[in-house]
This is a predicted structure of a 473-nucleotide part of an RNA (small-subunit ribosomal RNA, 3' major domain) from a metagenome.
Its mean pLDDT, the model's own confidence on a scale to 100, is 86.

Context: one part of a larger RNA
This record gives sequence, C1' cells and structure tokens, in this order.
RNA sequence: UGACGGGGGCCCGCACAAGCGGUGGUGCAUGUGGUUUAAUUCGACGCAACGCGCAGAACCUUACCUAGACUUGACUUCUACAGAAGGCGGCCCAAAAGCUGCUGUGCUCGCAAGAGAACUGUAAGACAGGUGCUGCAUGGCUGUCGUCAGCUCGUGUCGUGAGAUGUUGGGUUAAGUCCCGCAACGAGCGCAACCCUCGCCCUUAGUUGCUCAGCAAUGAGAUCUCUAGGGGGACCGCCAGCGAUAAGCUGGAGGAAGGUGGGGAUGACGUCAAGUCCUCAUGGCCUUUAUGUCUAGGGCUACACACGUGCAACAAUGGCUGGUACAAAGCGUCGCCAACUCGCAAGAGGGAGCUAAUCGCAUAAAACCAGUCUCAGUUCAGAUUGGAGUCUGCAACUCGACUCCAUGAAGGCGGAAUCGCUAGUAAUCGCAGAUCAGCACGCCGCGGUGAAUACGUUCCCGGGCCUUGUACA
Repeated sequence: UGACGGGGGCCCGCACAAGCGGUGGUGCAUGUGGUUUAAUUCGACGCAACGCGCAGAACCUUACCUAGACUUGACUUCUACAGAAGGCGGCCCAAAAGCUGCUGUGCUCGCAAGAGAACUGUAAGACAGGUGCUGCAUGGCUGUCGUCAGCUCGUGUCGUGAGAUGUUGGGUUAAGUCCCGCAACGAGCGCAACCCUCGCCCUUAGUUGCUCAGCAAUGAGAUCUCUAGGGGGACCGCCAGCGAUAAGCUGGAGGAAGGUGGGGAUGACGUCAAGUCCUCAUGGCCUUUAUGUCUAGGGCUACACACGUGCAACAAUGGCUGGUACAAAGCGUCGCCAACUCGCAAGAGGGAGCUAAUCGCAUAAAACCAGUCUCAGUUCAGAUUGGAGUCUGCAACUCGACUCCAUGAAGGCGGAAUCGCUAGUAAUCGCAGAUCAGCACGCCGCGGUGAAUACGUUCCCGGGCCUUGUACA
C1' cells in the first nucleotide's frame, strides 16, 4: 500500500422487510449428469454450465459408429502431355466408385498451319488436408463484478524509503454530482450530456392513408386521424420555506410532461491463467494409402435413475355452446395467397390481387351478452394407447408436425427449501418474426386487460467511502 475481520461509523441495491405470482409435488417438453451403447460427436460446470454454442439432428447438417471405397487427393498454386467444356443414355452396385455408347467442336489471335484463355482427364512431385492436441503459447470476440462510482497522471509539497498528498474533511447528489474548506494546483479515462425511441404542440407535405357523397365504378376536399421531414418544449426557469448568503432539499404554481420525464444504446483501470484453437485467424506439437477425402446405413432421439429450465393442469374469478366487439408490430414473387367450391377437420381444388399505407398472411385472444353444467376425479384435466387420415419432403421404420374417432393415466394447489417483480411493472391474454422444405411449450419482438405493497434498514446477500486491528501478500 492492499486484502481480510462472527471490528466500528456513514450509505446504496427487489438485499431484507411489506405484498403479488411462481418453482420444489403430477403429466409432458427441453437441457444436463449418470448409465447403456458399435457410436450414443464435441464444448460449457457456483453466482457468471444445464430451452447454453443449436435462429430449428429424418437424409444433408455431422464433427461420432459400422461397412464399402480413394491416395497429389473434395479444395489452392505450379510442370508436361492429351482433350473444348458440356449434354443424353446403357450395364453393375446400397451408394460412392467402375465399365461403356452417342452427341458436341464453341471463345481470342491468325489467310492457313497453329498458338492461347477457361474447363476436363492422365502422370510425377513440390504440396494440399485435419471440427487432431494445447484457450495454461496467442489475436479477435464474449461473460462477470457492474452502469458499481470508481481508476489514474503531470507538476509541486511531505517522507531516508516503500509511499502519501491531490481523491481526505463539512454538506449534497443517482454519480469522484456539485458547493465550501484544505499544500496543493491542474488534467485524463469513467459519471452526466451529445445519439435512438415513446409522450405534448406548431409547421411543411397529402397517396395507396383520412373526410364527405355514391349500390358500385368513381368523384370532390385538405379540416381531423395518420404518415414522415423541420422546429418548439423542461432549465429547479418562477414562487414559498429550509440551508453556510453556497451546492442543494421540501412544497406549490403553470404545464402534455418536473426535478435524470419513461425506455434503449453506451460497460472506466482492472479481476476471474473465466469462456472460446469446433466461427475465424494464429505459434508450437502430432498426422500424411490417414487423425485426410467420398458414399450408404446407423447414431447425436437410447433409459432402473438424479438435477435445472419451461408448458399444461388440478377447476365455478371455471368448463362447454352460440352471438357481438376492440390492437400493435411484422412478413410476403423459388413468396403471401383472396372470393368461391369440396371435406366433420387437418387440408384439397380454384384462380383474382400484390415487388405491397393499395393485395394477402389476418377471424386477435382474454373481454362482453345469452344458455348450460352444480362440486363429482366431474361436461375438470388431458398423458398414454388403438384405428383412420392430411401435409412437407427422393424418403416420415428407427425419428416430423397436424386432423378426426375411440381410449381417458397421474393430478384435489405441492415437505425442507427456493425464484421473479416497485407501474403500464407483476400477473394474465393473444399476435408476429428469425432459423426454416417440414418441425417451437424455446428465443426475440408486439400490443390487449391490468393490480398489491414498500413502516423501515435490526437482520441475510452483494457493493461503495472513511477508520481501526492483523502472526496474510
């Protein structure tokens, strides 16, 4: 000087408390451990691994296993020789591979002969290749403490020195934020602001949007909504009180908004030899008829069990039936697919429109109204299983999603323990998107309905500043 203390003081945070809803019990989905297996590819392991890499494993992916094959190789550059490249078949095979027939003569230079470019084949070797090892050799990227308020430097001064001072103190703040004081005076990285978005107003513009008329085709208008460009608006600016007359705090007015207006982006010096050599790049090591490459099939989907994360429930604030409303944000030409017809339905037929404020996905669902059920393992719940189908795709056996009929399991609110959340939040309800042929209870966005509680900081956890002790560095 740090670190630590079941030392002290001050102060924060859904840290506790006050509340609301869960997890832990059941069924299923998903990830992990374990076990099994020819293989169940690999990585990630307290917080900060475990719906994580994977924004989507039937083949492919794919790295794993089994079997069949290749050896200058699937891919790069170079040399020689030959042939354009390519297209269409046949035999054999699980395919890869192999054998073989037909067709084809292009482009540039050149009268021609020929030469060249691109591509293909053969030969030899330089080399290629490696998702092989090392993240404790590395770059880059990322997590984390933590959006916590800290981390430092120059000069000066003090100290023999390590170092100190500044950065401590009195107030104040979300903040090393600001004020005052002070052997310090200044400065940098952080904080804040500048950026995006939502909320109010003005203005400009007016189609595909808006308003009005009309059965419609369409026409008229520039008010409103909206769209998207520009601008205004919030600064403790005004008033009162408190305060050192300061910084600021409390209340009030006006205002769409009030004291950082809400949300986002933004992550200091560093810590964890944290994570990643399987995104990529890269040192070293290893491999080179194999640890490389191609193909088929299988596996990553196994299942006495254990854990994490979710979904659906256990019902009447509910289930079922019928009717009536109200979104936002997105996506669409290898696409979205209307009207209409068929089918109980998944879906099929059909073909209009749309490169989209024009057309489509697209009926939002909870909600509301009416009826029914009457507390029961039920008209709750839907697992499991049998049958029949639809769709995608070369192909749904291992191993897809969905529909219909039948079946109708556990489950009556969950032990110890434990998680999230302070407002348009929790809870609850649906919608869209990425990935994607198909496959979503996951992820990422969007809106609808919309609470309860916070006395307070003694205690648990994490953190900041000052101080004290130390046999620790």